[in-house]
Order: sequence, then structure tokens, then C1' cells
RNA sequence: GGGCCCGUAGUUCAGUUGGGAGAACGCUACAUUCGCAUUGUAGAGCUCAGCGGUUCGAACCCGCUCGGGUCCA
Repeated sequence: GGGCCCGUAGUUCAGUUGGGAGAACGCUACAUUCGCAUUGUAGAGCUCAGCGGUUCGAACCCGCUCGGGUCCA
């Protein structure tokens, strides 16, 4: 320098025929307990790596950039 894969909540990830942004764990509150843990209920939390484009509408399609992994030189 070139090819391919990946980037979504604090963490690990799901979601790609384009229209609802989610799960588990974690966190907060309450209940339970003498107290802790466990368990149950409720809740907060993600401008979907960035910018631009296409579209009535983009996490999802297209282009460029940034970061990580891998292969080739």
C1' cells in the first nucleotide's frame, strides 16, 4: 500500500426484505431479611464510530474518513 470482517446501553452482544432501537449481566428505587445475599416488581441509561449522499423514511443502501482484527505484498 491492497483485500476481507467488525464498530449498537457501563460490559458481552442481537437486530441488515429500509418504517417499534432491544436482550442478558451490571446500576438505581421499593418489597422480602435483624442485617447482607438471594428472589420479585418498577425504573434510568444507546444523536447505532464520524461526515456526506440516496429515499417520504437509514443502525440497515452508497461514498469518504477514523479505530480494531485478519490475510497478502
This is a predicted structure of a 73-nucleotide RNA (transfer RNA) from Omnitrophica WOR_2 bacterium RIFCSPHIGHO2_02_FULL_45_21. Its mean pLDDT, the model's own confidence on a scale to 100, is 83. Lineage of the source: Bacteria > Pseudomonadati > Candidatus Omnitrophota. The sequence is in RNAcentral, with records from ENA. Rfam family: tRNA. The family's RNA type in Rfam is transfer RNA.